[in-house]
RNA sequence: CCCUGCAGUAGGGGUGCGACGAUGAUCAGUAAGCCUUUGUCGGGUGACUCCAAUGACAAGGGCUGAAAGGUAUCGCCGCCGAAGAGGCUCGCUGGUCAAAGCAACCCUCUGGAGACUGAUCCGAAUAGGAUAGCCUCUGUCACAGUCAUCACUGUGGAGCACUACUGAGUGG
Numbered sequence: 001c002c003c004u005g006c007a008g009u010a011g012g013g014g015u016g017c018g019a020c021g022a023u024g025a026u027c028a029g030u031a032a033g034c035c036u037u038u039g040u041c042g043g044g045u046g047a048c049u050c051c052a053a054u055g056a057c058a059a060g061g062g063c064u065g066a067a068a069g070g071u072a073u074c075g076c077c078g079c080c081g082a083a084g085a086g087g088c089u090c091g092c093u094g095g096u097c098a099a100a101g102c103a104a105c106c107c108u109c110u111g112g113a114g115a116c117u118g119a120u121c122c123g124a125a126u127a128g129g130a131u132a133g134c135c136u137c138u139g140u141c142a143c144a145g146u147c148a149u150c151a152c153u154g155u156g157g158a159g160c161a162c163u164a165c166u167g168a169g170u171g172g
Base pairs, nucleotide, nucleotide: 002172003171006167007166008165009164010163011162014080016079017078018077020075021074022073023072024071032064033063034062035061036060037059038058039057040056041055042051043050046097047096048095083110084109085108086107087106089104091102092101093100111138112137113136114135116133117132120130121129122128140157141156142155143154144153145152146151
């Protein structure tokens, strides 16, 4: 002086990821509430509790009339295993159990974005989302080829990666 592994710091990929807030459309003239007419005698649940002639339910008419989730735009925040999906355990919500939803730890998978297709699932929805397959584009590293150089092409891998810097060390 160079290479090498470990630790730390800082970064990049791009229709990049996620949360929050405001507004709008949709949800929907729906659910629900009230009045009335007619009819029936029960209504409801996955099951049980529960409600019920002072009523319940169904249909018609009238009046009033939402919300959540999802979505678009704008703003703002945290970030680059950002985050997402699946599973075990556990907790909360759920009248009880279940279903379902939310949160946490751990394990497994996925570099990222998009389109298409299909049996589906969520959804009011032909919007949108999730899973699966396949294709395209893109970033990164390795190998190979081409090339005066810049750079390009092909194949393949995975984010505990990659790049840069710093540190104390091991080995050569």